Background: The RNA shown here (Fluoride riboswitch aptamer (crcB RNA motif)) has 65 nucleotides and comes from an Actinomycetota bacterium. The model forms 100% of the base pairs in the Rfam consensus. It was read from a public genome assembly, where an Rfam model found it. NCBI's taxonomy places the organism under Bacteria, Bacillati, Actinomycetota.

[in-house]
RNA sequence: CUGCAACCGAGCGAUGGGGCUCGCUCCAUAACCGCGGCGCGACCGCUGAUGGCUCCUACCGACGU
Repeated sequence: CUGCAACCGAGCGAUGGGGCUCGCUCCAUAACCGCGGCGCGACCGCUGAUGGCUCCUACCGACGU
């Protein structure tokens, strides 16, 4: 330095952070990078800060003061 395996662990799951939990990937060449329409374009439109639960922050809508 390279290959394989194990352990420890790390990372990822369409926009931020904490806790719990699930799945996936693995030493990065990976896991991952939403949906609809059309004339398929470098176009148009839509939902959501979660993988899931919950809390906070930001944003949006309604009502009240």